[in-house]
Molecule: small-subunit ribosomal RNA
Organism: uncultured prokaryote
């Protein structure tokens, strides 16, 4: 510090996810030791048991028992001493308000921080004054009573540092003054001292109260408030105060967020982060609040009191049913809840606390120990040597590699561990005594490598790879995504990586996330500018001078507890941990200074803003009036059969006279031309003319005001269309609706009609893709060119023309900006000010709530759930029922076919034991098949065989091999017989070869062409496909290769940020067409000779033809025209050939997971007495059908018969076969020649000549069938070809549709060859005869180039929308129902404080001799307040509810085709 993920790729936006750190954790697997910490986050749920607050006899009264001892004794016991002034209880004092727990409540002066004044303070400290003299009670105790108990009660006795007067009053309190008020306690003691007590002042520490500032979320909570805000009087408190009360006033709080609701103890700090910030507040420390729930007070210095009291409530327990008792959120512990959190331990030795003079007692505070890897830190599980790289595992290309110096083995060491020995500090100010931890830490000796390693991961992110298993199954997964037969992604093994007594997972927080942006983001198109204006509050604001000093700034002072963080040093062996010192830390308080800036106050200025004057421009707004054209309707005339409408029609109108046309009239709406990217307005919007009323802007020159400004949350107003209310109006147009068409359907598009509406008046609505998808204002920053309005200058006779300038409105473009597109003085540039808005997609602008509206609906505006994206711009392709240009037998123009018939052949289908397999649009289907009767053959049935039919090796056994005959059998095979010996030798034997056998291993036309090589098809013989360097672009990529011409061509020329190059094109190659050189047999024969019935037959010749080898020739070279002085095109000449002369071979980068595992090769899988191999027979030849490709025809341009002419290219020795003979013929017999320019196949056929047939299912056509044959072959039954005779079917030119061909081509005619024993109508070749047509490129198909749109990119056979059906999930509504919390009103009213009464009771003081009275007090009563309750009515929230509504999600459901290409009616918004 970043990374993965949207795309074919790119850049951007944007979300999701990961790597880090942390944790009071939990879970899974695993687990050796120690140190230091931490340990109910849930039920503030309920609690058994024990302990957690007592102490003081030096305040006071009373005062045992057991036991021991002694004496007496009636032996039952009694008394005394001791136990002991002890125990227990009581009065009294102090403490119990600390310490400890918990976080429920609390959004508050609760907390934090800093201040403040009207206050209290036991114990402690300092100072000071006092402590005299009396009195009356009471508990304990004793006696009695009640009660189950808890406990209560009557009578009697008694003490005090308990209680009450009196005296005294320095100081204190009250009071204006005068005056008045108010204390005490003793104990110990011989005394003294000490200690205590009372009054007062001060201190220290602690508390109470007030204030400034800070302190979570929701505005779908906007108004709240009657003690409320203030005041007088009174009361009350320690103290200020509406704290309380009577009265008076009507205030107080709130958009700087009151009130309501939700959530929450706050802080020091903790975690994270570079920081700013964010999250958290467990342990430790400070504060607060609470103590079963609610209320209340008492006591006290202090409480409204955790282990006190009273009342009420719920719960639990006891009970004799009458009543009682209790409160672990103290320490342990239990149940429960929960994913989850410990011992009913030891000790007061230390630290601290309470009481006490002290000894001491108490202390679950605390110190320790125990449990838990819960965390942090440290240590160990050994170290060194050790290669035959052991065994074994895994893997393998079989060579090896790896685990791996790892192990074994050798030599060592001793941390932890065991045993034994020693043994602390912590303990203290004179000494002694005192240690829970603990015989612990630590030290020594000794034993022995002995007891001690796991967990996660290994597709990318992210470090680490292989084998097997599995086969979209089982499973994995944080995101992207893996798994459908070779999975580094699942499971196992091996290996590897990481961490380590832990490792992973899950949850949570911060980070990464600049993804809420203060630091530090955005809003034209990605999410985001309010539809527009006016304007209150608020924010911001020109220039000069002065003033004070709130902000600001400088410098002092105070404070910011400790702990923590940081630095330094130190203590535990180290570290964690701990100690000491320092530093740091605040928007804080306060003193002093400065005065630039901001604010404030005062006074000026004119550049901002505004006012006045002059002038012109304008569809700016409102009202009234007027005008013509057109549509429609009405009346009348002319006129006749149609009109209208469409792609074509029909509905409709019209003989009752339409349409057309003329004249007149009515009515409503809109204003052609002018009209312009022109003008005006804030926006919406505004268009005939005139008048009236009225807003704004602009220009010019001066004068005036003197910052009066900008923006603008709320608010107010305006606001297209549609829509709504009421009343008018209604010509045209026209939702709905009706009809006609279209269509599979057509609730649409098209047509004929047509109602609301559109228009007017008044009032609502308040929304639009209300758009420049661009808020307003000001300033600054190169230009060019239009246009509207105004002014000036120059020049001229004359400015509309030229120049300058202000305002407005367009286009282009520079810097700059931007993801790009683009924007660019009218900014999307550079700055400032203010407002609005955004934060992934869907759900959803939905629900609920509120508010507005008559309604429709508007505004505001979520969540659950779900996805790993959704998007923007640009790029390359592909595609378009987009465009432009151009090719091709693509269409057109032609000729001939196919589709109909019969047959052949291939395919589908069906059948079958099998009909082997493959090929499936073009580009499968006379294809693999250039040739299935057996063989082939891969299929089926049956018969056999198992190291095998063929191959390599092999220790063993036997033998030559080979050849022939016979038998069984369908054959394979089995059996029998015969024939027969090779080489080397050390004579044992060995070798080649064969057989038997073993083991390695063969074999497979078994699977996978979607694991592959090779080969092939296809686009396509199309003209394209790329690269290097440079340049442009952030990039994908572009440029080059586009453009202007031209070509068959990316062919060439020109231009050009390109310049070159490669693969293709062309050429080079073959063939054919002309000439020529050489050669002259087997070819040829002009001349000469011979010769025949004839014939190059012979001599001879090589001229010609021909053959073969070589050469020439054609290059737009030449002329004219066109063209750009180009490339080239057109025409001509010459030429055998002319613009690539014809034909062939030749197939770029790539596409189709195209085809082929059955040519071959090959990975993997499968098979191994079979899926191999051998054999016989059958099948591949089946046949209701369907299709493709062909052949033959349907006839007279023909058939048949006779005669007659002319090829080329091939083939031939297990062959071609002449001639001759036989046969009607296929063919047979015989047999010459020829391994072939010599011989043979071999008569070419159409053609030509002559004849015949005469339009008919025929003398066309030949299928089918019968009979008889021929040939090949082991064999023609299934299942060959051919021949003869006979038979003579369909068929009379072929529906929709469809194919080939542009010249020696189509058509037509025959010939040859490969394969092959035989078996072509197929295939591959050859020549003969030999046309027609092409205007042209609109259309169909395919292709090329440029361009355009795109939501496509497995690319239109694409993508994709909505209803319905099914499953499932969350949510809304819902008659209601059940809870929680809460407001208001009324009712009722416990305890208790306060007030009043107080006739009953009453010790201290007063009066009185007394009786008695008084003062005071108590019980009791009444009243105010008042908790839990009750009733009624609201608000809010949660749960639930028959039914219902939409929404989300879910490989292959239904219906259609809405959107994306002009998506086939452009789309979209309201």
């Nucleotide at each position: 510090a970043g990374a993965g993920u949207u795309u074919g790729a790119u850049c951007c936006u944007g979300g999701c996810u990961c790597a880090g750190a942390a944790u009071c954790a939990a879970c899974g697997c695993u687990g050796g030791c120690g140190g230091c910490g931490u340990g109910c986050c849930u039920a503030a749920c309920a609690c058994a048991u024990g302990c957690a607050a007592g102490u003081c006899g030096a305040g006071c009264g009373a005062g045992a028992a057991a036991g021991g001892g002694a004496a007496c004794u009636u032996c039952g016991g009694u008394u005394c001493c001791u136990g002991a002034g002890u125990a227990c209880a009581g009065c009294g004092g102090c403490g119990c308000a600390c310490g400890g727990g918990c976080g429920a409540g609390u959004a508050a002066c609760g907390c934090g921080u800093g201040g403040g004044a009207a206050u209290c303070u036991g114990c402690c400290c300092u100072u000071u004054g006092g402590u005299g003299g009396g009195g009356g009670a009471u508990a304990a105790c004793c006696c009695g009573g009640g009660g189950a108990a808890a406990c209560c009660u009557g009578g009697g006795c008694u003490a005090a540092u308990a209680c009450c007067g009196c005296a005294u009053a320095a100081g204190c309190c009250u009071u204006a003054a005068g005056a008045g008020g108010g204390a005490a306690a003793g104990c110990c003691u011989u005394c003294a001292c000490u200690u205590g007590c009372c009054g007062a002042a001060g201190g220290a520490g602690g508390g109470g109260c007030c204030c400034g500032c800070g302190u979570c979320c929701c505005a779908u909570u906007a108004g709240c408030u009657a003690g409320u805000u203030g005041g007088u009087g009174g009361g009350g408190u320690a103290a200020c105060a509406g704290c309380c009360u009577c009265c008076c006033a009507a205030g107080g709080c709130a958009a700087c967020g009151a009130u309501c609701g939700g959530u929450a103890g706050c802080c020091g700090g903790u975690c994270u982060g570079a920081g700013a910030g964010g999250a958290c507040g467990g342990a430790c420390g400070g504060c607060c609040a609470c103590a079963c729930u609610g209320g209340a007070a008492c006591u006290g210095a202090g409480a409204c009191a955790c282990g006190g009291u009273c009342c009420a409530g719920a719960c639990u327990c006891c009970u004799a049913c009458g009543g009682g008792a209790g409160g672990c959120a103290g320490c342990a512990g239990u149940g429960g809840g929960g994913a989850a959190u410990u011992u009913u331990g030891c000790g007061c030795a230390a630290u601290g606390g309470g009481c006490g003079a002290a000894a001491g007692c108490c202390u679950g505070a605390c110190g320790c120990a125990g449990c838990a890897a819960c965390g942090c830190c440290g240590c160990g599980u050994g170290a060194a040597g050790g290669a035959a790289g052991a065994a074994g595992g895994u893997u393998u290309u079989c060579g090896g590699a790896u685990c791996g110096u790892a192990a074994a083995c050798u030599u060592c060491u001793g941390u932890c561990c065991g045993a034994g020995g020693g043994g602390a500090a912590g303990a203290a100010a004179a000494a002694a005594a005192u240690g829970a931890c603990g015989g612990u830490a630590c030290c020594c000796u000794u034993g022995g490598a002995g007891g001690a390693a796991g967990c996660c991961c290994c597709g990318g992110c992210u470090a680490a790879c292989u084998c097997c298993g599995u086969g979209c199954c089982a499973g994995c997964a944080g995101c992207c995504g893996c798994g459908g037969u070779a999975a580094u992604a699942c499971g196992g093994g091996g290996g590897g990586g990481g961490c380590a007594a832990g490792c992973g997972u899950u949850g949570u927080u911060c980070g990464g996330a600049a993804u809420u942006a203060c630091u530090g983001g955005g809003c034209g198109u990605a999410a985001a500018g309010g539809g527009c204006g006016c304007g209150c509050a608020g924010g911001c604001g020109g220039u000069c001078u002065g003033a004070g000093a709130a902000g600001u700034u400088c410098u002092g002072g105070g404070u910011g507890a400790a702990a923590g963080c940081c630095c330094u040093c130190g203590g535990c062996u180290u570290a964690a941990c701990c100690g000491a010192g320092g530093a740091a830390g605040g928007u804080c308080c306060u003193g002093g200074g400065a005065a630039a800036c901001c604010a404030u106050c005062a006074g000026g200025c004119u550049a901002g803003a505004g006012u006045g004057c002059u002038g012109g421009a304008g569809a700016g707004g409102g009202a009234a009036g007027c005008g013509g054209a057109a549509u429609u309707c009405c009346u009348g005339g002319u006129g006749u059969a149609g009109c209208g409408g469409u792609g074509a029609a029909a509905u409709g109108c019209g003989u009752a006279g339409a349409u057309a046309u003329c004249a007149g009239g009515a009515g409503g709406a809109a204003c052609a031309c002018c009209c312009g990217a022109g003008g005006c307005g804030a926006a919406g919007g505004c268009g005939g003319c005139u008048u009236c009323c009225u807003g704004g802007a602009c220009a010019g020159a001066c004068a005036c005001u003197g910052a009066c400004g900008c923006u603008g949350a709320g608010g107010c107003g305006c606001g297209a269309a549609a829509g709504c209310u009421a009343g008018g109006g209604g010509a045209g147009c026209g939702a709905a609706c009706a009809g006609g068409a279209u269509u599979a359907g057509a609730u649409a598009c098209c047509c004929u009609g047509g109602u609301a509406g559109u228009c007017c008046u008044a009032g609502c609505c308040g929304u639009a893709a209300a758009c420049g998808a661009u808020g307003g204002g000001c300033a600054c920053u190169u230009g060019g060119u239009g246009u509207g309005g105004g002014g000036g200058g120059u020049g001229u006779c004359g400015a509309u023309u030229c120049c300058c300038u202000c305002c407005g409105u367009g286009c282009c473009g520079g810097c700059g900006a931007a993801a790009a597109c683009u924007c660019g003085u009218u900014a999307a540039g550079u700055g400032c000010c203010c407002c609005g808005c955004c934060u992934g997609g869907g759900g959803a602008g939905u629900a609920c709530g509120g508010u507005c509206g008559c309604a429709a609906g508007g505004c505001u505006g979520a969540a659950a759930c779900u996805c790993a994206a959704a998007g923007g711009a640009a790029u390359u392709g592909a595609c378009g029922g987009g465009g432009a240009c151009c090719c091709g037998c693509a269409c057109a123009a032609g000729c001939g076919g196919u589709g109909g018939a019969g047959c052949a052949u291939g395919u589908g289908g069906u059948u079958u034991a099998a009909u082997u397999c493959g090929a499936c649009g073009c580009a499968a289907c006379g294809c693999g098949a250039a040739g299935a009767a057996c063989c082939u053959u891969a299929c089926c049935g049956g018969g056999g065989u198992u190291u095998g039919a063929a191959c390599u090796g092999u220790g063993g056994c036997g033998g030559c091999c080979c050849c022939c005959u016979c038998c069984a059998g369908a054959g394979a095979u089995g059996g029998a017989g015969g024939u027969u010996u090779c080489c080397c030798u050390u004579c044992g034997g060995g070798g080649a070869c064969c057989g038997c056998g073993u083991c390695a291993g063969a074999g497979g036309u078994g699977c996978u062409g979607c694991a592959u090589g090779g080969c092939u098809g296809u686009c396509g013989u199309c003209a394209g496909c790329u690269c290097g360097u440079g340049u442009c672009g952030u990039g994908a990529g572009a440029u080059g290769u586009u453009g202007g011409g031209u070509u068959a061509a990316g062919u060439c020329c020109c231009g050009c940020a390109a310049c070159g190059a490669g693969c293709g094109c062309a050429a080079c190659c073959c063939u054919u067409g002309u000439c020529u050189g050489c050669a002259g047999u087997u070819g040829c024969c002009a001349u000469c000779a011979g010769g025949u019935u004839a014939a190059g037959c012979u001599g001879g010749g090589c001229a010609c033809c021909c053959u073969g080898c070589g050469g020439a020739g054609a290059c737009u070279g030449u002329c004219g025209g066109c063209g750009a002085a180009a490339a080239g095109c057109c025409g001509g000449a010459g030429g055998a050939a002319g613009g690539u002369g014809g034909g062939g071979a030749u197939g770029a980068c790539g596409u189709c997971a195209a085809g082929u595992c059955c040519u071959c090769a090959u990975g993997g899988c499968c098979u191994u007495u079979a899926u191999g191999c051998c054999c016989c027979g059958g099948g591949c030849u089946a046949c209701a059908c369907a299709c493709g490709u062909g052949c033959u025809a349907c006839a007279a341009u023909g058939g048949c018969c006779g005669g007659u002419a002319c090829a080329a290219a091939g083939g031939g020795c297990u062959g071609c076969c002449a001639a001759c003979c036989c046969g009607c013929g296929a063919g047979g017999g015989u047999g010459a020649g020829c391994g072939a320019a010599u011989c043979c196949c071999a008569c070419a056929a159409a053609g030509c000549c002559g004849g015949u047939c005469u339009c008919a299912g025929u003398u066309c056509g030949g299928a089918u069938u019968g009979c008889a044959g021929u040939c090949u072959g082991c064999a023609a039954c299934u299942c060959g070809a051919c021949u003869g005779c006979a038979u003579g079917a369909a068929g009379u030119c072929g529906g929709a549709a469809u194919c080939g061909c542009u010249a020696g081509u189509a058509a037509u005619c025959g010939c040859g060859g490969a394969u092959c024993a035989g078996a072509a109508c197929g295939c591959c070749g050859c020549g003969g005869u030999g046309a027609a047509u092409a205007c042209g490129u609109u259309c169909c198909c395919g292709g090329g180039u440029c361009u355009u749109g795109u939501a496509c990119a497995c690319a239109c056979c694409g993508c994709c929308c909505g209803u319905c059906a099914c499953a499932u999930c969350a949510c809304g509504a819902g008659a209601g129902u059940g809870g929680g919390c809460u407001g208001c009103a009324c009712u009722a009213g416990a305890a208790g404080u306060c007030g009043c009464c107080g006739g009953g009771c009453u010790g201290a003081c007063c009066c009185g001799c007394a009786a008695g009275g008084g003062a005071g007090g108590c019980a009791g009563g009444c009243g105010c307040c008042g908790a839990c309750g009750g009733u009624g009515u609201g608000a809010u929230u949660c749960a639930u509810g028959a039914u219902u509504g939409g929404g989300g999600u879910g490989a292959a459901g239904u219906c259609g085709u809405a959107a994306c290409a002009a998506g086939g009616u452009a789309a979209c918004c309201g």